[in-house]
The prediction has a mean pLDDT of 77.
The RNA shown here (FMN riboswitch aptamer (RFN element)) has 170 nucleotides and comes from a Chloroflexota bacterium.
């Protein structure tokens, strides 16, 4: 100290504030059954239905104003250029399960595949869709009232990657 190998740490951020009100509950009204009284009603109390009240409570971190967050390598310093990660599905191989078999299934490993997204404008400059000044835009799946921000799979992938120690021709 070149490749290689092995370990070892690390490796995601985010609704201040307002507003509407699916809904639920209450409250009256009215009908409709039922108890109870009663000579019978009518006023009573129960239930259910309809139909009204936020000068009644609860109630969307998703609705609406508005707030606010940017994973990783390239590369003139990127959420929005180029690629990767996270999610779904499956050929294949390896391994467990359960079954009398046929087969079903779970977990790994390499590989293919789907799925979601978004940027211009002007200024420096030798180079910038990366800097700076402006305006725009975008966000995976289940679940809830319609979700980048909440709750879950995730205390996971020991993820893309980063550092870093041992070994190590020479």
């Nucleotide at each position: 100290a070149a490749a290689a190998u092995a370990c070892u740490u690390c490796g995601g951020g985010g609704c201040a504030g307002g507003g509407u009100g699916c809904g639920u509950u209450a409250c009256a009204u009215u009908g409709a059954a039922g108890c109870a009284u009663u000579a019978a009603a009518a006023a009573g109390c129960u239930u259910c239905a309809a139909u009204g009240u936020u000068u009644a409570a609860c109630a969307a971190u998703u609705c609406c104003c508005g707030a606010u967050c940017g994973g990783u390598g390239g590369u003139a310093a990127a959420g929005c250029c180029c690629a990767c990660g996270a999610g779904c599905g499956u050929u294949g191989c390896g391994u467990g399960a359960a079954u009398a078999a046929c087969u079903u299934u779970g977990c790994g490993c390499c590989g293919c595949g789907c799925a979601g997204g978004a940027u211009c404008c002007g200024g420096u400059g030798a180079a910038a869709c990366u800097c700076c000044g402006g305006g725009g835009c975008c966000g995976a799946c289940g679940g809830u009232a319609u979700a980048g921000u909440c709750c879950g799979g995730a205390u996971g992938a020991u993820a893309a990657g980063a550092a870093g120690u041992a070994u190590g021709a020479c």
The source organism's lineage runs through Bacteria, Bacillati and Chloroflexota. It was read from a public genome assembly, where an Rfam model found it.